This is a predicted structure of a 479-nucleotide part of an RNA (small-subunit ribosomal RNA, 3' major domain) from a termite gut metagenome.
Its Rfam family is "Bacterial small subunit ribosomal RNA".
The full RNA is in RNAcentral, with records from SILVA.
Context: one part of a larger RNA
RNA sequence: UGACGGGGGCCCGCACAAGCGGUGGAGCAUGUGGUUUAAUUCGAUGAUACGCGAGGAACCUUACCUGGGUUUGACAUGCAGGGGAAAGGCGCCGAGAUGCGCCCGCCGGGCAACCGGCCCCUGUGCAGGUGCUGCAUGGCUGUCGUCAGCUCGUGCCGUGAGGUGUUGGGUUAAGUCCCGCAACGAGCGCAACCCCUACUGCCAGUUACCAGCAAGUCAAGUUGGGGACUCUGGCGGAACUGCCGGUGACAAACCGGAGGAAGGUGGGGAUGACGUCAAGUCAUCAUGGCCCUUAUGUCCAGGGCUACACACGUGCUACAAUGGACGGUACAAAGCGGAGCGAAGCCGCGAGGCGCAAGCGAAUCGCUAAAAGCCGUCCGUAGUUCGGAUUGAAGUCUGAAACCCGACUUCAUGAAGUUGGAAUCGCUAGUAAUCGCGCAUCAGCAUGGCGCGGUGAAUACGUUCCCGGGCCUUGUACA
Numbered sequence: 001u002g003a004c005g006g007g008g009g010c011c012c013g014c015a016c017a018a019g020c021g022g023u024g025g026a027g028c029a030u031g032u033g034g035u036u037u038a039a040u041u042c043g044a045u046g047a048u049a050c051g052c053g054a055g056g057a058a059c060c061u062u063a064c065c066u067g068g069g070u071u072u073g074a075c076a077u078g079c080a081g082g083g084g085a086a087a088g089g090c091g092c093c094g095a096g097a098u099g100c101g102c103c104c105g106c107c108g109g110g111c112a113a114c115c116g117g118c119c120c121c122u123g124u125g126c127a128g129g130u131g132c133u134g135c136a137u138g139g140c141u142g143u144c145g146u147c148a149g150c151u152c153g154u155g156c157c158g159u160g161a162g163g164u165g166u167u168g169g170g171u172u173a174a175g176u177c178c179c180g181c182a183a184c185g186a187g188c189g190c191a192a193c194c195c196c197u198a199c200u201g202c203c204a205g206u207u208a209c210c211a212g213c214a215a216g217u218c219a220a221g222u223u224g225g226g227g228a229c230u231c232u233g234g235c236g237g238a239a240c241u242g243c244c245g246g247u248g249a250c251a252a253a254c255c256g257g258a259g260g261a262a263g264g265u266g267g268g269g270a271u272g273a274c275g276u277c278a279a280g281u282c283a284u285c286a287u288g289g290c291c292c293u294u295a296u297g298u299c300c301a302g303g304g305c306u307a308c309a310c311a312c313g314u315g316c317u318a319c320a321a322u323g324g325a326c327g328g329u330a331c332a333a334a335g336c337g338g339a340g341c342g343a344a345g346c347c348g349c350g351a352g353g354c355g356c357a358a359g360c361g362a363a364u365c366g367c368u369a370a371a372a373g374c375c376g377u378c379c380g381u382a383g384u385u386c387g388g389a390u391u392g393a394a395g396u397c398u399g400a401a402a403c404c405c406g407a408c409u410u411c412a413u414g415a416a417g418u419u420g421g422a423a424u425c426g427c428u429a430g431u432a433a434u435c436g437c438g439c440a441u442c443a444g445c446a447u448g449g450c451g452c453g454g455u456g457a458a459u460a461c462g463u464u465c466c467c468g469g470g471c472c473u474u475g476u477a478c479a
Base pairs, nucleotide, nucleotide: 001479002478003476004475005474007473008472009471010470011469012468013467015463016462019427020426021425022424023423026317027316028315029314030313031312032311033310034308035307042053043052064303065302066301067300068299069298070297073126077125078124079123080122081121082120083119084118088103089102090101091100092099106117107116108115109114128292129291131290132289133288137286138285139281140280141279142277144275149188150187151186152185153184154183155164156163157162168179169178170177194269195268196267197266199237200236201235202234203233204232205231209226210225213224214223215222240263243257244256245255246254247253319420323379324378325377326376327375328374329373335367336366337365340360341359342356345354346353347352386417391412392411393410394409395408396407397406433455434454435453436452437451438450439449
């Protein structure tokens, strides 16, 4: 100087407390451990691994296994020699890769020889490796933590390590600001500048809108038209403790109030200091070293990554009446669409089909129905008209192909489950809870992820205690 303390003081955080809903019990989904296996590819492992890399394993992916091939190679480039376009079509063996046979086959310049381009064969330099080392590395990332800290120049103090500044008194979300002070300044962080959202003015007005005028309909901005409104999207305004009162040290600031759409950081996002964990990643990529080179490279078929006594994590669905079923009826936002979105109509109980069939490269057309909600009827506490696992049968769709191993539909079946031990998680407001919608990936496949809106709470006395963190101080046989 740090680190640590079941030392002290001050302070903060859904850290506790106060509340609301869960997890832990059940079934299923998914990840992991373990076990099994020819293989169940690899990585991630307290917090900071475990719906994680994977934003989508039937083949492919794919790195694994079995078997069949191949050796200048699936891919790049140089040189030497030889030959020809490349490609394509057909047939045969084969699981295919491949092999064999046949057919059709060069381009540009030049009369030609030949030269150049592209391809094939042979040879040779080489290619290739998701092989090892993240404890050789770059880059990127997690975490402490959006915590308020981390430092520097000069000066001063100290033999020195180092200190001071950065401590102290107040204050703040903040090393934020004020005051004081052997310090005076400065940098990286904080804040602001950026984006979204909430109010408003101006400009603009189609595909959006429709007040007034006119036409028109069963109805409908449907039509003429309009530029008011909504909305769209560009530029501005608006919030600054600016104003008033009180407290305070005449400061910073705090408390209350007015006005205001919004008030003291308005709400949300992006943004992550010096560093820590030899944290993670050599399998995104790059890369040193090492290793393989008729194989640890590469091509193919099939299998596996989907196994299953079991254990754990994360979720979904429930156990019902604030519910379930049936009928009627209302209101979103944000997205997406050309190898695409696919209407109306008709067929089918339905998934879906007719049929690529109208329209739409989309404020125009479509996905699109929002759902919870509201109105009415039934059920009456029952393992049930709760719950839907499992299984049987018949189908639909995608795709060469759904046996291993897809999703969905219909009929039948109808399991566990009656609110969950010890323990444990999230959340402070348009939040939790609850309800549906969209997107990425994607031929197909979502209970996961990322977004969107609808309905919409309870509680916070307080900081003694648990956890984590900041500042000062104290002890130490630790560094």